[in-house]
Context: one part of a larger RNA
RNA sequence: UUGGGUUUAAAGGGAGCGUAGGCGGGAGGCUAAGUCAGCGGUUAAAGUGCGGGGCUCAACUCCGUGUUGCCGUUGAUACUGGUUUCCUUGAGUGCGCACAAGGUGGAUGGAAUUCGUGGUGUAGCGGUGAAAUGCUUAGAUAUCACGAAGAACUCCGAUUGCGAAGGCAGUCCACUGGGGCGCAACUGACGCUGAGGCUCGAAAGUGCGGGUAUCAAACAGGAUUAGAUACCCUGGUAGUCCGCACAGUAAACGAUGAAUGCUCGCGGUCGGCGACAGACUGUCGGCCGCCAAGCGAAAAGCGUUAAGCAUUCCACCUGGGGAGUACGCCGGCAACGGUGAAACUC
Numbered sequence: 001u002u003g004g005g006u007u008u009a010a011a012g013g014g015a016g017c018g019u020a021g022g023c024g025g026g027a028g029g030c031u032a033a034g035u036c037a038g039c040g041g042u043u044a045a046a047g048u049g050c051g052g053g054g055c056u057c058a059a060c061u062c063c064g065u066g067u068u069g070c071c072g073u074u075g076a077u078a079c080u081g082g083u084u085u086c087c088u089u090g091a092g093u094g095c096g097c098a099c100a101a102g103g104u105g106g107a108u109g110g111a112a113u114u115c116g117u118g119g120u121g122u123a124g125c126g127g128u129g130a131a132a133u134g135c136u137u138a139g140a141u142a143u144c145a146c147g148a149a150g151a152a153c154u155c156c157g158a159u160u161g162c163g164a165a166g167g168c169a170g171u172c173c174a175c176u177g178g179g180g181c182g183c184a185a186c187u188g189a190c191g192c193u194g195a196g197g198c199u200c201g202a203a204a205g206u207g208c209g210g211g212u213a214u215c216a217a218a219c220a221g222g223a224u225u226a227g228a229u230a231c232c233c234u235g236g237u238a239g240u241c242c243g244c245a246c247a248g249u250a251a252a253c254g255a256u257g258a259a260u261g262c263u264c265g266c267g268g269u270c271g272g273c274g275a276c277a278g279a280c281u282g283u284c285g286g287c288c289g290c291c292a293a294g295c296g297a298a299a300a301g302c303g304u305u306a307a308g309c310a311u312u313c314c315a316c317c318u319g320g321g322g323a324g325u326a327c328g329c330c331g332g333c334a335a336c337g338g339u340g341a342a343a344c345u346c
Base pairs, nucleotide, nucleotide: 003318004317005316006315007300008299012314014200015199016198017197021193022192023191025087026086027085028084029083030082031081033080034079035076036075037074038073039072040071041070042069049065050064051063052062053061054060090190091187092186093185094183095182096181097180102176103175104174105173106172107171108170109153113149114148115147116146117145118144119143120142124135125134161168162167205246206245207244208243209242210241215239219235220234221233222232257313258312259311260310261309262308265290266289267288268287269286270285271284272283273282294302295301319346320345321344328339329338330337331336
């Protein structure tokens, strides 16, 4: 490389949009580039395939004839391509309906926590396996009233919903994205995928400015212990929150790329629609449980939401360690990220 693979053995890119490219629905006409056929030219010799001859055979050698390729020419037109006319089922638009923690900005609510002030009240509180550090007669803890601040939203709440993924939850308002269902009015293949590219991307982290109630890396102290740079306790700074900018990684997981079609069923649930007759059933779209066929080197398992049967496109894998390291390059303020070896060794 061919091949074989990618849930768990190596292997699906974190996700989306989309460029080039690849691939692409039904009917007809034209064309004849691909494709197929005939003929011609060329394809040096040797060699090689086939047929035959000569050295006793063979090696060796001689003769004849090909295969394949390229070019030209004459045709064929099923398929692919080009072009043109049409179609509606793919895709999109329109009208109507309901749905959801989808996003952004703003406003607002109560509980809790901590702190402050005042009242009541007095000797403890706190913490643990047990303690101690710590707090407290300068009056703590407890309790009542008032006030301040920041952060998060109990119940509802779910085996729920929404979002491309990351993710999204008090309430209200504004702006805004998306999908679903019904009608079948419009466009008429406008589609799928997507190397590069661009955008988004949890937490932690970084820069500048603000904020800081709680919690809490680092750090300090108290314990434990042989030791204890830990687990436990008392404190506590970055951070946790907001704005702007950067960073770009995760067990970014369904460890399962996207799209389309096909292949028994049963049950639950969410959102529509229809009929309603009072309760079940139908249908479309999601989420979930169980199973037929089938799949699984083998199993666990998957099973109309496939890991089944097929097609298209992209990404990735090719023994373990060395190593996601070194070097180089690109990006970054840095931390670091991306790309990514070899020697050697088993």
This is a predicted structure of a 346-nucleotide part of an RNA (small-subunit ribosomal RNA, central domain) from an uncultured bacterium.
Its Rfam family is "Bacterial small subunit ribosomal RNA". Rfam links the family to the GO terms ribosome and structural constituent of ribosome.